[in-house]
Context: one part of a larger RNA
Molecule: small-subunit ribosomal RNA, 5' domain
Organism: uncultured bacterium
RNA sequence: GAACGAACGCUGGCGGCGUGCCUAACACAUGCAAGUCGCGCGAGAAAAGGGGGGCAACUCCCUGAGUAAAGCGGCGAACGGGUGAGUAACACGUAGGUAACCUACCCUCGAGUCCGGGAUAACCUACCGAAAGGUGGGCUAAUACAGGAUAUGACCACGGGAGUCUCGGCUCCUGCGGUGAAAGGUGGCCUCUGCUUGCAAGCUACCGCUCGAAGAUGGGCCUGCGCGCCAUUAGCUAGUUGGUGGGGUAAUGGCCCACCAAGGCGAUGAUGGCUAGCUGGUCUGAGAGGAUGGCCAGCCACACUGGGACUGAAACACGGCCCAGACUCCUACGGGAGGCAGCAGUGGGGAAUAUUGGACAAUGGGGGCAACCCUGAUCCAGCAAUGCCGCGUGAGUGAUGAAGGCCUUCGGGUUGUAAAGCUCUUUUGCCAGGGACGAUGAUGACGGUACCUGGAGAAUAAGCCCCGGCUAACUUCGUGCCAGCAGCCGCGGUAAUACGAAGGGGGCAAGCGUUGUUC
Numbered sequence: 001g002a003a004c005g006a007a008c009g010c011u012g013g014c015g016g017c018g019u020g021c022c023u024a025a026c027a028c029a030u031g032c033a034a035g036u037c038g039c040g041c042g043a044g045a046a047a048a049g050g051g052g053g054g055c056a057a058c059u060c061c062c063u064g065a066g067u068a069a070a071g072c073g074g075c076g077a078a079c080g081g082g083u084g085a086g087u088a089a090c091a092c093g094u095a096g097g098u099a100a101c102c103u104a105c106c107c108u109c110g111a112g113u114c115c116g117g118g119a120u121a122a123c124c125u126a127c128c129g130a131a132a133g134g135u136g137g138g139c140u141a142a143u144a145c146a147g148g149a150u151a152u153g154a155c156c157a158c159g160g161g162a163g164u165c166u167c168g169g170c171u172c173c174u175g176c177g178g179u180g181a182a183a184g185g186u187g188g189c190c191u192c193u194g195c196u197u198g199c200a201a202g203c204u205a206c207c208g209c210u211c212g213a214a215g216a217u218g219g220g221c222c223u224g225c226g227c228g229c230c231a232u233u234a235g236c237u238a239g240u241u242g243g244u245g246g247g248g249u250a251a252u253g254g255c256c257c258a259c260c261a262a263g264g265c266g267a268u269g270a271u272g273g274c275u276a277g278c279u280g281g282u283c284u285g286a287g288a289g290g291a292u293g294g295c296c297a298g299c300c301a302c303a304c305u306g307g308g309a310c311u312g313a314a315a316c317a318c319g320g321c322c323c324a325g326a327c328u329c330c331u332a333c334g335g336g337a338g339g340c341a342g343c344a345g346u347g348g349g350g351a352a353u354a355u356u357g358g359a360c361a362a363u364g365g366g367g368g369c370a371a372c373c374c375u376g377a378u379c380c381a382g383c384a385a386u387g388c389c390g391c392g393u394g395a396g397u398g399a400u401g402a403a404g405g406c407c408u409u410c411g412g413g414u415u416g417u418a419a420a421g422c423u424c425u426u427u428u429g430c431c432a433g434g435g436a437c438g439a440u441g442a443u444g445a446c447g448g449u450a451c452c453u454g455g456a457g458a459a460u461a462a463g464c465c466c467c468g469g470c471u472a473a474c475u476u477c478g479u480g481c482c483a484g485c486a487g488c489c490g491c492g493g494u495a496a497u498a499c500g501a502a503g504g505g506g507g508c509a510a511g512c513g514u515u516g517u518u519c
Stems, first nucleotide, its partner, number of pairs: 001519004006515005013391006019384002021349001026347003030344003035075003040072002048063006082302003092226007101219002106215001108213006114148002117145001123138006154179003158175007184207006193200003228274003235265003240262008277299004281292004304325005327338004355381001357380003363377001364375004394424004404415004430455005438446001463508005468489003474503005484491002
């Protein structure tokens, strides 16, 4: 000098765009953050209103409404959002491999979608429990479940042939045998079939379903190289290293197991310890390099702590399950409930870091044929000079160089064209009117915002640090090694340009200084 997710002191007018718990991965009240589909299925309220009966209590019917709420089922919930604890590792980066693999939804192509069946929730009922919740009996549906049929192709076993190769295999053609599918819904129609009216089990369109092939997308696994500090860590290793055979997985592999062999790693730093998420990048620097990894983007890891699996195309799953632990809460003491490192917010810690806001209008995501619903992702608004950038706090004229202040050699000098005065302008702000783009048809939270026009009026708007040398800027008074200053050198003990104040000056400016950290 530059930089910062900064903090502190003094000060503070506006706008645009960014940024904002670096500390306790400390504990969390409250609300919201993942639902959706009635075009998969069965069942199905109430309030309220209207009408009827009845002396009344009450009761029946219609609308509300096939609505609400709940249930079975499907898809989603593995995305999106947060954090950086752990991790020195194929975690990450880069270049490759997979002839050792998977991929729901989506696109394209091929083939199909036949037959009947038994349950179960909801519901009704009996009961247990303080609750959370649970048990028994009875009824019912499906695109839920199980069985049979069929099999272009798929898979398995045994054969034949061709091509290719990294010689292990891989690809293609082909023979015999075996295994294994499916689900319907909605709208329209009467040409065919059935009843012959119009409807359907018929036809048709759309949305689905099943088996395959291929693509796209997303991933799994493997390898070369790169990627901290300590040798005041020198030896480490028994599933250890390799083989054979098996198990397991989508898949290779000591991943796991049985047996066999005795190996494997290491001064080119094994093992151990400490520290740390990695990268694109960022800061600095002429560069080489050094430092760093906040926001944004990619990858990884984690979700109270530890362990485990289930479901599923995918999880060993932040707002799922089970077990154990610590903590908090409820309890009728028998037993239960919870997990903000989602968005806000609270306590605590700290020098220090924001609103318990608005909207799905846009972009994107989930569900749905759709209408639409959900979305603290997102878009916006609020708070903070926290940063960068821009603008303003007026312009011109004005010398009796006014008054006042300060200094003085008492002549004057300086503040100083500075002020006043005069003439203008109106950025910003204020008042009034209009009023968007973002939305190709509808739909605008932002927002009566930005912006435009008109009006009044210099009106609403300057501070901070410094002035001994380094280093730009000097005098007077006070103080008297005191009080104090100080980045270094050093000032202060009676004329201090170094302390304090004043006048004057210098620098930067809505900021200026200080502290911390990096180059």